Predicted 3D model of a 349-nucleotide part of an RNA (large-subunit ribosomal RNA, domain IV) from an Elusimicrobiaceae bacterium.
[in-house]
Context: one part of a larger RNA
């Protein structure tokens, strides 16, 4: 100096992004244990008190077996085994080792579980619960295939698929104009195909001196009316479908604000709850509270740039190697570092 350990005066988180590490607690028996609670918990809460050895004592008290006895019960054996009290030893009796530090408040997640093998373990999926929607079975729907064939299922709507959205409590508003799905089918649009009015080419003949014309069948190229189905267009209905949920100006007898009127615009204009939030720019917003001093933290307040109701919304005991805060112990994290122990390295060989 590197690693990995042991001790440490007097302070005890002043360290740091953060108590990161590290200390501290720790078995067992015995008292006491709030607040909340979904009555199960919280809960080893917290917080105390005892612990060796000896003697009582292989005794109290029991457990099994036999023997008497109607039983009670007594006595025999056999297994396991205390206590009050009393005495002794150290600095120290769970005498080494192993084995919880505690509490309080919040966010978020209901919980156990599951994830990025090999930088992420979460608040991410997942979950039982909630809803919607498809599906009536001779081939369900759906799903894989050319296709025979197979899942689903030797199942049948209490089944099976899709999607959401997450225990539980209270609750889940308003829009259906757009988009999508369901439903309808009068009338418009419409494909191929069916129809074939009508024109076009070819020439056998005819006219004509000739140039040329006319020009039937048949063959061929077109080719209008009219016929025609889903689906669009049209009427519905549908937000635990995708998704939306306003501006302006006045107005109350201090002021200030606005219960209230106008007006414009729209499908409807955000309701209950919450709310500088895991969302808050401005912003360390104001005010309280805790610190001597608090950009962070709890509680309020609402001015929500730019919460809000199964892209859930508010609360919730339990729970969490998660995140934020503060306290109480406890410590070499630090004020400030020493000194000791092991292996390296480092120098000689």
């Nucleotide at each position: 100096c590197c690693a990995u350990c042991g001790u440490u005066a007097a302070g005890g988180a002043a360290c740091u992004a953060g108590g990161c590490a590290a200390a501290c607690u720790a078995g067992c028996u015995c008292c006491g244990u709030a607040a909340c609670u979904u009555c199960g918990g919280a809960a080893g809460a917290a917080g105390g008190a005892g612990u060796g050895c000896c003697c009582a004592a292989g005794u109290a008290a029991u457990g099994g077996u036999g023997u008497a006895g109607c039983a009670a019960u007594a006595c025999a054996u056999u297994g396991a085994g205390a206590a009050a009290g009393g005495g002794c030893c150290g600095c120290a009796g769970u005498g080494a080792a192993a084995g919880g530090g505690g509490u309080a408040c919040c966010g978020u997640g209901a919980c156990u579980g599951u994830u990025u093998a090999a930088c992420a373990a979460a608040a991410a999926c997942u979950u039982a619960g909630g809803g919607c929607u498809c599906u009536g079975c001779u081939g369900a729907a759906a799903u894989c295939a050319c296709a025979a064939g197979a899942u689903g299922a030797u199942g049948u709507a209490u089944a099976g698929g899709g999607c959401c959205u997450g225990a539980u409590g209270c609750c889940u508003g308003c829009c259906c104009g757009g988009u999508g799905c369901u439903g309808g089918a009068a009338g418009g649009u419409c494909a191929a195909g069916g129809g074939g009015a009508g024109g076009g080419g070819u020439u056998a003949g005819c006219c004509g001196c000739a140039a040329g014309g006319c020009g039937a069948a048949g063959c061929u190229c077109u080719g209008a009316a009219c016929u025609u189905a889903a689906g669009c267009c049209c009427c519905a209905g549908u937000a635990a479908a995708c998704g939306g949920c306003g501006g302006c100006g006045g107005u109350a007898a201090c002021u200030a604000u606005a219960a209230c009127c106008g007006u414009c615009c729209u499908a409807a204009g955000g309701u209950a709850g919450c709310g500088a939030a895991a969302u808050u720019c401005c912003u360390u917003g104001u005010c309280g509270g805790g610190u001597a001093a608090g950009u962070u933290c709890c509680g309020a307040c609402c001015u929500g740039c730019a919460c809000g109701a199964a892209u859930g919304g508010c609360a919730u005991a339990a729970c969490a190697a998660a995140g934020g805060u503060a306290c109480c112990g406890c410590u070499g994290u630090c004020u400030c570092a020493a000194c000791g122990a092991u292996g390296g390295c480092c120098u000689c060989g």
Rfam family: Bacterial large subunit ribosomal RNA. Its mean pLDDT, the model's own confidence on a scale to 100, is 87.